[in-house]
RNA sequence: GGUGAACGCUGGCGGCGUGCCUAACACAUGCAAGUCGAGCGGUACAGUUUGAAGCUUCGGUGGAGAGCUGUAUAGCGGCGGACGGGUGAGUAAAGCGUAGGAACGUGCCCCUCGGAGUUGGAUAGCCAUGGGAAACUGUGGGUAAACCGACAUAGACUCGGGAGAGUAAAGGCCGAAAGGCGCCGAGGGAGCGGUCUGCGUCCCAUCAGGUAGUUGGUAGGGUAAAGGCCUACCAAGCCGACGACGGGUAACCGGUCUGAGAGGAUGGCCGGUCACAAGGGCACUGAGAGACGGGCCCUACUCCUACGGGAGGCAGCAGUGGGGGAUUUUGGACAAUGGGCGAAAGCCUGAUCCAGCGACGCCGCGUGGAGGACGAAGCCCUUCGGGGUGUAAACUCCUUUUCUCAGGGAAAAAGGAUGAUGGUACCUGAGGAAUAAGCCCCGGCUAACUACGUGCCAGCAGCCGCGGUAAUACGUAGGGGGCGAGCGUUACCCGGAAUUACUGGGCGUAAAGGGUGCGUAGGCGGUCUUACAAGUCUGGCGUUAAAGGCCCUGGCUCAACUAGGGAGAUGCGCUGGAAACUGUAAGGCUUGGGUACAGCAGAGGCAGAUGGAACUGCUGGUGUAGGGGUGAAAUCCGUAGAUAUCAGCAGGAACGCCGGUGGAGAAGUCGGUCUGCUGGGCUGUGACCGACGCUGAGGCACGAAAGCUAGGGGAGCGAACCGGAUUAGAUACCCGGGUAGUCCUAGCCGUAAACGAUGCUCACUUGGUGUGGGGGCAUAGAGCCUCUGUGCUGAAGCGAACGCGUUAAGUGAGCCGCCUGGGGAGUAUGCCCGCAAGGGUGAAACUCAAAGGAAUUGACGGGGGCCCGCACAAGCAGUGGAGCGUGUGGUUUAAUUGGACGCUAAGCCAAGAACCUUACCAGGGAUUGACAUGCUGGUGGUACUGACUCGAAAGAGGAGGGACUCUAUCGAAAGGUAGGGAGCCAGCACAGGUGGUGCACGGUCGUCGUCAGCUCGUGCCGUGAGGUGUUGGGUUAAGUCCCGCAACGAGCGCAACCCCUACACUUAGUUACCAGCACGAAAGGUGGGGACUCUAAGAGGACUGCCGGCGACGAGCCGGAGGAAGGAGGGGAUGACGUCAGAUACUCGUGCCCCUUAUGCCCUGGGCGACACACGCGCUACAAUGGGAUGGACAGCGGGAUGCGAGGUAGCAAUACUGAGCAAAACCCUUAAACCAUUCCGCAGUUCAGAUUGUGGGCUGCAACCCGCCCACAUGAAGUCGGAAUUGCUAGUAAUCGCGGAUCAGCCACGCCGCGGUGAAUACGUUCCCGGGCCUUGUACACACCGCCCGUCAAGCCAACCGAGUUGCGGGCGCCCGAAGACGCGUACUCUUAGGGGGCGUGUUGAGGGUGAACGUGGUGAGGGGGGCU
Repeated sequence: GGUGAACGCUGGCGGCGUGCCUAACACAUGCAAGUCGAGCGGUACAGUUUGAAGCUUCGGUGGAGAGCUGUAUAGCGGCGGACGGGUGAGUAAAGCGUAGGAACGUGCCCCUCGGAGUUGGAUAGCCAUGGGAAACUGUGGGUAAACCGACAUAGACUCGGGAGAGUAAAGGCCGAAAGGCGCCGAGGGAGCGGUCUGCGUCCCAUCAGGUAGUUGGUAGGGUAAAGGCCUACCAAGCCGACGACGGGUAACCGGUCUGAGAGGAUGGCCGGUCACAAGGGCACUGAGAGACGGGCCCUACUCCUACGGGAGGCAGCAGUGGGGGAUUUUGGACAAUGGGCGAAAGCCUGAUCCAGCGACGCCGCGUGGAGGACGAAGCCCUUCGGGGUGUAAACUCCUUUUCUCAGGGAAAAAGGAUGAUGGUACCUGAGGAAUAAGCCCCGGCUAACUACGUGCCAGCAGCCGCGGUAAUACGUAGGGGGCGAGCGUUACCCGGAAUUACUGGGCGUAAAGGGUGCGUAGGCGGUCUUACAAGUCUGGCGUUAAAGGCCCUGGCUCAACUAGGGAGAUGCGCUGGAAACUGUAAGGCUUGGGUACAGCAGAGGCAGAUGGAACUGCUGGUGUAGGGGUGAAAUCCGUAGAUAUCAGCAGGAACGCCGGUGGAGAAGUCGGUCUGCUGGGCUGUGACCGACGCUGAGGCACGAAAGCUAGGGGAGCGAACCGGAUUAGAUACCCGGGUAGUCCUAGCCGUAAACGAUGCUCACUUGGUGUGGGGGCAUAGAGCCUCUGUGCUGAAGCGAACGCGUUAAGUGAGCCGCCUGGGGAGUAUGCCCGCAAGGGUGAAACUCAAAGGAAUUGACGGGGGCCCGCACAAGCAGUGGAGCGUGUGGUUUAAUUGGACGCUAAGCCAAGAACCUUACCAGGGAUUGACAUGCUGGUGGUACUGACUCGAAAGAGGAGGGACUCUAUCGAAAGGUAGGGAGCCAGCACAGGUGGUGCACGGUCGUCGUCAGCUCGUGCCGUGAGGUGUUGGGUUAAGUCCCGCAACGAGCGCAACCCCUACACUUAGUUACCAGCACGAAAGGUGGGGACUCUAAGAGGACUGCCGGCGACGAGCCGGAGGAAGGAGGGGAUGACGUCAGAUACUCGUGCCCCUUAUGCCCUGGGCGACACACGCGCUACAAUGGGAUGGACAGCGGGAUGCGAGGUAGCAAUACUGAGCAAAACCCUUAAACCAUUCCGCAGUUCAGAUUGUGGGCUGCAACCCGCCCACAUGAAGUCGGAAUUGCUAGUAAUCGCGGAUCAGCCACGCCGCGGUGAAUACGUUCCCGGGCCUUGUACACACCGCCCGUCAAGCCAACCGAGUUGCGGGCGCCCGAAGACGCGUACUCUUAGGGGGCGUGUUGAGGGUGAACGUGGUGAGGGGGGCU
C1' cells in the first nucleotide's frame, strides 16, 4: 500500500459498486422453459346461421345435431428444454494460455440449383372394460397429422476401368386472390462445434525407475472425423535426472494487488475457456447432450404408503435449518436490453432492469459563517505570582447545502403505443442554526505532557521494554497530536528484505570448499579461411477478443462511475534481409595439450634380502644388599642372590647421527642398507601429432588412527583391569603391574581440527630477501639472466576487522561442491551401505531474541615482565588462655530507645545514661498546645500575683491582692465614662514529630590512598568503539626528571608555597634569664645587666652548590668534603578523576509519605547498667630486669573565677575546717614516674597477683536501692606467660614511665586527645602471603572471578520419537458376486410392409458389493528413551 473481510467504539445525507471465502451440508414453500389451434384429430364454452326426434291450440314449442365466427387447450405433432442462470467438488492434463494444423460435423440464418406425382398401413386422445391406496397401468375397439411403407422420378450418392447398374425424400399450412410461411435433395457461405500438434503451466527425489493395449506394424471394427479409440495377429518396443512413475496441493486465463523494475502474491465481482449438477455408472432422443429444473440402474439420505409399492434432488431467484468470526428481500416489472416459440397479435423469461437491507468499498457533501475580553464560569496545572482550555462559549449580525412542509415534475421510448424504477432525480416557495462527531494515539521507533490513583499489584506491550511509593509507558482527568462518518484491532498478500541475490549475495576466522584423485553425461573452449543461417540482429505481415490500465475528448452540478477515439500490449507465428559473434560443416595452422630424444633430484609406491645400536628374556661368570620409583612415598623386585657388571644365545619392534620451517606424493602419508619391478615431476632440444583442451552431477578408485573377521606374531609400549599413592572423595593426574591392541598376511570399515579451517584450471597485476632442483652467460669462491618448487617481508588492490598480497583472500574467465538465525540435531524416520561398531542421505513439532565473527576499553588469571608498601622475611613487644573494664551479638524484658556490620561496625555516634540527658517502658495529666505567625469574637476587677485544698509530680481547683498604655470626653485633681492596643480567654488557620524513606536529596565523613595516577585542546592514525600523547630506554618517593618518539601543548593530582621541630643571626627584654659588678644570712630576693637560657616576631641556612667515580657530554646515582642539618633533615596540614546506590533523615537543612485529645507535649517511677553464652578493644597480672620500705634527682604540654586552691589545723586516709595568692612566662593544680642509693623478700600461688566479698568511713548531688567515685581495715579468686590463629612497630621509632586536658555537680576514664622521661633490636633479601602501580598476554567475564558456567538428580508443563497393539482412511492388485446399458450368440413366443423388430434364454463388458495379501497415510496406546521450557 492492498482486501468479497471480520471484531470493538461511533454513526447525518447522497451517488456508484459490492455482499456464504465455511458444509459441492440438508432443504419447507413459491417462482426460475416454454410456445405454436396458421401442423392434427378432438373437447368445452360463447355468439351466429340452421335445425332432427318428440309435443302442438299448427302460431309454434323443443332443442339432438350440423355449418360458420370467436375463446380455451388435455392429447398427438413441431421448434425450444445442449442457450440463458449457478457452482468450483474434481482435474497437474481429456484442462487452460498462446501459436499453428488436417481427417470432420453443423438445426435455426444467407446465396445458388433442382424437386414437391400416385397410394397403403399404424397409433395417442376418445370409447368400452380391468388392476392399484397411490404413482400409474393392462386389454379390446375405432381415428387424424406425425411416423412407416409401395409405385413413379434420379442431375446427388454407391459400385464399376468403362458401358452401365442400384438406392431417395418432400408432396403441408394460411389466404378470396396476389402471395406468404413451411418441406425435400444438392452445392456454397457465415457463425458455432469436434479433433491433432509445438511451446508455457505449483511443491516433494525421504517418489528412481515406470509400462502388457504397454510402443509400433498389418488387417478389421467403430466414429461426424485422424488415432491402440477397440479387436485379432506379428514385432519388442516406449517413457525417464532436460525428472518418467508415485505422492501432495490446485479449476485455468484476460486480469487484480504490490514493486523503481525484475519479480512476488493472487484468480472474488466483470469477460473467455473448462468441469460439475445428491454420490456413481449408462445409454436414448437429437443438428447439437452421455443432458442442473429428460430417462434407466446402483448407493446414501428425506418424504408418502392401505406395507404390496411409490415420490424426490435450490452448486437457478428468494427463503429455512446447520456450519461459521462472517455475507442481504420468501420485493417490483417485463417499460428497456437480450432469449425461446409463433405468420402475427402475443405468451414465457428470478436472464435482465429496478427497488430493499449492510459505512463492506470508492467518491462527493454537511454538522454552520462573520464579529466577539488582556480573556466569564466550570475544569486542569501552579513556584500561589499565575498559566491552560480560549474567540472557544455566552452575546450580536448573517446564510440555508442538509432537514421539514407545500407546489411543479422528467429523460431513459428509434416511426406509433407502452415507464417497474417513480411522484424518484431535478426545479420553485416557505420555515428555522435549526436534524448531524467520533475514534485512535501522546517512553523511543513516531507527531503529541502534565496531575492524581496504583505500588512487580492491577495492568500495558508491534519491537526494545514499562509497573517493587515521586510511572510523560498501567487507570482516570486536563491538555495535546493524528484521521474524520469514520477510527482502531485482528487475519492475509506484496513492499521495505540485496533476508534465495536473473536484475542483485556469499563460503580463511561470522552459516558455507566435497578427505583426495581418475573419469561419464553435461557445461565451457586457441588460431586462419570458406559455406550454411539454428542461436543473434533487423524490416514487413498476422495475431495478441472485449473489458481493465495509459493518453485525449465527452456525459451525469464535481468526483466516483461512465461513453467515444488513440497509442501500447516486452509473446507467438509467417516472411524478406544481415553474417560480426556463438553454433554446424569442410579445409588449414601451432602458441594450449600430447609424443620423442638427452639429462637431473627425490623418506614417491610394491616386493625380496640384509645390518647395527638399544630393549626384554634365557644360560653361565664376577659380586653383595639392596634395587626401583616419587614432590615425598608405597605397592613392586631382591639372600631361592636382585640391581650393577662380563660373555653367549633368543626374540620382536623401531631405524640414532646425516636431518634441514630440506625433499617426494593427488590426498591420507613416506625416513637404516642393498636389489628387482614401477608411478609421477623438473630442465634442455624444438624433431613429431595438430585443439586431441578445462571442469566434472552420478560413478569408480585411494583414503590417518581407532575398530571388526580369519590366521600368524608379540620385545617394548599399553585402553580395560589389579594394586600403591594423592585426596574430603580420586572410578583421574603420579607410581608398580597388565589384557586387547600396536606388528605381519588376507578381507572389511570409510571416518577426522582428513586444516592452508582457503575446490580445480587458465590469464593478468610493483618489489625485496632466504632456500630445494635444473639450464645459460660470465671477469669463474662471491655476480647476472632464466625455468620450476618452497618460506619470510611487503606496492597497488582487497577485506567487517584480523589479515591476504605473482604460492592472493587482488583483477578477470570456465566448471563443480556448499551456505541462508540459534537450540532441537547431524537427532528422528524412511531408504542405501556395513559382520558389527557404525557410516551416507537427513527433517519436523516445539522453543529462544538471540546465537556468532573481528576488534576496543576495562576487570580478572593458582599468565609473564618491571616496581613499591612493616606486605613477607629479620627482630622487639603483644593479642588469642586468666580476672576485671568497656563495646557488640544473642537471649531476656513492660522497656532493656535508636543507628553503625569484613577491611571501611564493635572504649564507634557517646569529649561523661543515678534525676535531667532520653529518643524506650508503665502509670498520671493537659489539648491552638513547651515554641512561631496571622485572623475573628470576647474580656477591668482583665493581665499579673496567689494563701490554701487534692496529688508522687505534672496538673486541677482557688480565697485574697491587683496593674500598664493610646484616643475622645467629663472633672481643678484623684478619678469616671466610651473606644482601641498589649496581655488574657474562646475559636479558626496552624504548631509539633529523635515518625518512615541516606535506594528521592544537600551538606559532612569513611575507604581504596599520599596510591601516582586521572584527563583535555589541536593534530595524526582507525569505517568505528578507540588509539596516539600517558607507550619505549633510563631515573625518581612521585606521569619526578632526562632521552627518544606523530605528536605538540595544557589542566586536576605529585612537588613547592603554610605550620611545628633541629642551627645560628637580627630585633625586643617582663612575670622569663643571671656571665661579670654591687647589696643581701639565704633565696635572681634587690640594684643592675641585655651577654646566656628562654620567650616570639623577622630574616638566614641546603641548592647535588663543591670534589671524585658511574651514567649517554643527560636526568640522576654512589662516595667524599664542608655543615647544626645532605640529597624530600624529622613531623604535620594538604586527599586528583572517581569507586563502594559505603555512612549519616537521631547534628543540621530538605522533597515526598505518615500521626493530629496523638507517632506531638508535661510529669513520677522504671529502663538504656538485665545474663546460660559468643566476639572485638583494653587494663592488671602471672613476678626477682621483680615486689615492699626508706632516702634522693630531673620534664614538657596544658588547665584555673559558683575556678585552681598554697600554707595551717584535724583525720591512718579519703577528706574536712580555715584560707594566702592568682583572670595567671608572676599564684595554684605540680611531690612527675620510671630512675638512683640503701635495705628486706629467695622462687613459693609467695611480702607475686589483686578479683570477689564483709565492715566502717569520706565526697558530689534534690536524690547514690536499682546505678557513682574515693579511703581504711578485713577477705584474698583465677592466673606460673597462654591452642589454632593473629596485631603493632624501621629511630628518638618499638617498648616502658609518669604528667596534662576536653566532657564534667560527681563519675563507672583502665577510654580518647595531647605531653615529655628512659630508650632498643632487626631488615639477608623480594621466592612466597596481603594490598597497590606500569607494560604485556589470554578471556565465553562487563551488577566485571564474590564473574561466568556444565552435567546428573528432584519437581511441574509442553511437543515430537519408539512402542505389544488397536482403530480409521486412500489408491492399486488377485479372486467371487454383479444392476442398468451396450455388444455378441441362440430362439419353439409375438409383430411384420417378410427386409426385420420385440420378447425370452445365454455370453462378454460393467457401477457397485464381498473377500485376500501387501502398500501408503492418519487417530489412539501401557510402557520406554531422549529433547525444550520453568
A computed fold for a 1430-nucleotide RNA from an uncultured bacterium, annotated as small-subunit ribosomal RNA. Its Rfam family is "Bacterial small subunit ribosomal RNA". Model confidence (mean pLDDT): 85 of 100.